[in-house]
RNA sequence: CAAGUAAAUCAGAUAAUCGCGGGUAUUUAUACCUGAGGAAAGUCGGAGCUCCGCAGGGCAAGGUGCUGGAUAACAUCCAGUGGGGGUGACCCCAAGGAUAGUACCACAGAAACAAACCGCCGGGAACGAGGAUCACAGGUCUUCGCUCCCUGGUAAGGAUGGAACGGUGAGGUAAGAGCUCACCAGCAGGCAGGUGACUGUCUGGCUAGGCAAACCCCACCUGGAGCAAGACCAAAUAGAGGAGCUUUGAGGUUGCCCGCCCCGCUCCCGGGUUAGGUCGCUUGAGGUGCCAGGCAACUGGCAUCCUAGAUAGAUGAUUAUCGAAUACAGAACUCCGCUUAUAGAUUUACUUGCAUU
RNA sequence: GGAGCCGUGGUGUAGCGGUUAACAUGCCGGCCUGUCACGCCGGAGAUCGAGGGUUCAAAUCCCUUCGGCUUCGCCA
Numbered sequence: 001c002a003a004g005u006a007a008a009u010c011a012g013a014u015a016a017u018c019g020c021g022g023g024u025a026u027u028u029a030u031a032c033c034u035g036a037g038g039a040a041a042g043u044c045g046g047a048g049c050u051c052c053g054c055a056g057g058g059c060a061a062g063g064u065g066c067u068g069g070a071u072a073a074c075a076u077c078c079a080g081u082g083g084g085g086g087u088g089a090c091c092c093c094a095a096g097g098a099u100a101g102u103a104c105c106a107c108a109g110a111a112a113c114a115a116a117c118c119g120c121c122g123g124g125a126a127c128g129a130g131g132a133u134c135a136c137a138g139g140u141c142u143u144c145g146c147u148c149c150c151u152g153g154u155a156a157g158g159a160u161g162g163a164a165c166g167g168u169g170a171g172g173u174a175a176g177a178g179c180u181c182a183c184c185a186g187c188a189g190g191c192a193g194g195u196g197a198c199u200g201u202c203u204g205g206c207u208a209g210g211c212a213a214a215c216c217c218c219a220c221c222u223g224g225a226g227c228a229a230g231a232c233c234a235a236a237u238a239g240a241g242g243a244g245c246u247u248u249g250a251g252g253u254u255g256c257c258c259g260c261c262c263c264g265c266u267c268c269c270g271g272g273u274u275a276g277g278u279c280g281c282u283u284g285a286g287g288u289g290c291c292a293g294g295c296a297a298c299u300g301g302c303a304u305c306c307u308a309g310a311u312a313g314a315u316g317a318u319u320a321u322c323g324a325a326u327a328c329a330g331a332a333c334u335c336c337g338c339u340u341a342u343a344g345a346u347u348u349a350c351u352u353g354c355a356u357u
Numbered sequence: 358g359g360a361g362c363c364g365u366g367g368u369g370u371a372g373c374g375g376u377u378a379a380c381a382u383g384c385c386g387g388c389c390u391g392u393c394a395c396g397c398c399g400g401a402g403a404u405c406g407a408g409g410g411u412u413c414a415a416a417u418c419c420c421u422u423c424g425g426c427u428u429c430g431c432c433a
Base pairs, nucleotide, nucleotide: 001353002352003351004350005349006348007347008346009345010344012322013321014320015319016318017317018316020035021034022033023032024031025030026029037328041339042338044337045336046335047334048333049226050225051224052223056258057257058256059255061222062221063220064219065218066080067079068078069077070076081095082093083092084091085090096217097216101215102214104210105209117158118157119154120153121152122151123150124149126147127145128144129143130142131141132140133139134138166184167183168182169181170180171179185207187204188203189202190201191200192199193198230279231278232277233276239269241268242267243266244265245264249263251261252260253259286305287304288303289302290301291300292299293298358432359431360427361426362425363424364423367382368381369380370379375413384400385399386398387397388396406422407421408420409419410418
């Protein structure tokens, strides 16, 4: 210098004028203070808070899934293990169990879980050819076969497939085969290290595919709904109305049963109040700085700060200066995370290549 | 604001792990007819909203994301 990896920051600033939401003060129409984000978004995960006559039991259903830790909690985060990718910095992984059981593996192929189609080999029979021998139109014995049948062995080879019952090599065999041996992969057990996932080493018998983001098994977790939750106040009013379901019944417990609570439930017709007010509503698992513990996530202590709260819904416009002013995008109960969108600019650490000293 | 649902030829739907995604209608060409319609025959037209993952194999299973729909007859 070029290419790249990881982490982090900013997201225009200042001044003037006008305008809008909220708060405070009083002299009641003025003054002062304050007013969006890193994602306010998606509503994906978790929680606070509120209500549901309680949240109890069983079954079912759903979620999570390497290990250890953090946290109020999580599918999040941190540190590691194993696997994969990259020359590397570094990045990615829903990563328990397939000897508990069940299902599935299309087409192709003989066979998709314990398989013989071709091939190879053994035995028997037939047929053909040759040879030997005898008591010779024939019989017996024996050898061979681009022939054929029966029977058995064989998973080394061929063919199919994403996948074919450990791989390579040597020995061995009728042909073969973990049948035997060496190395490698995998499995089981012992020993050592580690909290653990796991790693290293030794020994053993030589080994029954994949799929659990299919059912399932194991371990752990889960009551439901959501601030339009809900509470209070004000105002108003007409139900002996009609139909249906029903007391071994209806409704609630938001899948079912038990248990518990309750006495009605649904539809139609008719009437009233109305786009009422206040609270919930922002001080909180809060921010910033320092110190301490911890590899870290994070935790503790001290000091300090207060930073939108609307309900048709505010946060904008113009001008000037700075070299330029431009992305994604706008709070609606709150918080912790994740994911996605994002112009331009900056910082730190590191890697690779080239050049120079 | 919350909650729920849906994306497959032009349109409306089916298919829910297994050959080249099916049906109706519409479209195109031919036949029929004096002509049009109806009818008959033939054909084209989809990368299943997008991206990633699991699997031998994904429209289908899982995750992320985009778009749309449901408005007092989903919620005061």
Predicted 3D model of RNase P RNA and transfer RNA as a complex of 433 nucleotides. Its mean pLDDT, the model's own confidence on a scale to 100, is 76. It holds a member of the Rfam family "Bacterial RNase P class A". By type it is a ribozyme. From the family's description: Ribonuclease P (RNase P) is a ubiquitous endoribonuclease, found in archaea, bacteria and eukarya as well as chloroplasts and mitochondria. Its best characterised activity is the generation of mature 5'-ends of tRNAs by cleaving the 5'-leader elements of precursor-tRNAs.